About this RNA:
A computed fold for a 93-nucleotide RNA, annotated as THF (Tetrahydrofolate) riboswitch aptamer. It was read from a public genome assembly, where an Rfam model found it.
[in-house]
RNA sequence: CGUAGAGUAGACAUUGUGCGUAAAGUGUCAUGGGAUGGGAUGUUGCUCAUGAACGAAGGAAUUGGUCCGCGGUACAAUGUCGCGUCCGCUAGG
Numbered sequence: 001c002g003u004a005g006a007g008u009a010g011a012c013a014u015u016g017u018g019c020g021u022a023a024a025g026u027g028u029c030a031u032g033g034g035a036u037g038g039g040a041u042g043u044u045g046c047u048c049a050u051g052a053a054c055g056a057a058g059g060a061a062u063u064g065g066u067c068c069g070c071g072g073u074a075c076a077a078u079g080u081c082g083c084g085u086c087c088g089c090u091a092g093g
Base pairs, nucleotide, nucleotide: 001093003091004090005089010081011080012079013078014077015076016075017074018073019071020070021069028052029051030050031049032048033047034046038087039086040085041084042083058068059067060066
């Protein structure tokens, strides 16, 4: 110097443990924040707070509890996927 590659936020699937089913959560919209390959910048996406509208699947048995379900449910583990540009990192030339 040129070539190839790895790594973020996160997404999905499976399993496990919970939560809700007395409706929280999820999803939608608005406003304002935050974190986003090791660095810079930026996009997409993610996320938090507040507000608004919308909105659900229960059943068995029953004292409680339990069991089987249900929820675009939470978390964890594993697997697969996963940064545009410049620099950096790794490998070899």
Record summary: Its Rfam family is "THF (Tetrahydrofolate) riboswitch aptamer". Gene Ontology term of the family: tetrahydrofolate metabolic process. From the family's description: Tetrahydrofolate (THF) riboswitch was first reported for Ames et al. as an RNA motif in 5' untranslated (5'-UTR)regions of folate transport and biosynthesis genes in Firmicutes genomes.